[in-house]
RNA sequence: UCUAGAAAAAGGCAAACCGGUCGAAAGACCGGGACGCAAAGUCACAAGGUUUCGCCUUUAUGUGUUUAGAAGGCAUGCCGGUUGGGCCGCCUGG
Numbered sequence: 001u002c003u004a005g006a007a008a009a010a011g012g013c014a015a016a017c018c019g020g021u022c023g024a025a026a027g028a029c030c031g032g033g034a035c036g037c038a039a040a041g042u043c044a045c046a047a048g049g050u051u052u053c054g055c056c057u058u059u060a061u062g063u064g065u066u067u068a069g070a071a072g073g074c075a076u077g078c079c080g081g082u083u084g085g086g087c088c089g090c091c092u093g094g
Base pairs, nucleotide, nucleotide: 002094003093004092005091012037013036017032018031019030020029021028022027035081041087042086043085045084046083047082048079049078050077054074055073056072057071058070059069061068
């Protein structure tokens, strides 16, 4: 440096669910909790997923002078424990 993870050691992370806080939501964080994980470390570049406060378009009705409803679209929000990619890394075998 490349490759593999059967056995072992030292350790690590923590799904669902519950409580609290934040957020329009998706979701995040903290505590409890462990289904799992050899990168379930990190980045958020590509694909994918998710939400629509807001913005745009359309529509019809009411109101009566700028505001409410419905439908559609859009991420600049979010996930990464969905796949690929970048960077970094513990132990053991070859």
Notes: c-di-GMP-I riboswitch aptamer from a Nitrospirota bacterium, 94 nucleotides, folded computationally. The organism belongs to Nitrospirota, within Bacteria. Its Rfam family is "c-di-GMP-I riboswitch aptamer". Its family is annotated with cyclic-di-GMP binding in the Gene Ontology. From the family's description: GEMM was predicted in a large-scale screen for bacterial structured RNA regulatory elements.